[in-house]
RNA sequence: UACUGUGAGCAGGGGUGCACGAAAUGCUGAGAAAUACCCUUAUCACCUGAUCUAGUUAGAACUAGCGUAGGGAGCUUUCGCUUUUUCCUU
Numbered sequence: 001u002a003c004u005g006u007g008a009g010c011a012g013g014g015g016u017g018c019a020c021g022a023a024a025u026g027c028u029g030a031g032a033a034a035u036a037c038c039c040u041u042a043u044c045a046c047c048u049g050a051u052c053u054a055g056u057u058a059g060a061a062c063u064a065g066c067g068u069a070g071g072g073a074g075c076u077u078u079c080g081c082u083u084u085u086u087c088c089u090u
Base pairs, nucleotide, nucleotide: 002082005079007077008076009075010074011040012039013038014037016034017027018026019025046071047070048069052065053064054063055062
């Protein structure tokens, strides 16, 4: 100098569905409005296409496709590893 990780600080982004007339209750999930949870440069945060296609489910969820799709929120710093260069000692 460069690469790739870990931790911290501050800052920021995101979703909240399905069954039921509603509530209660039940289902899935990290989270189904919680001072919670997930994510912050990206082929798992999440959104759009999408009231999408096939399988599947009580339905949503799920699996595969679309999909390396189009968008999408970051800086500082600690520690560690590897590589290169310079200097010193033996």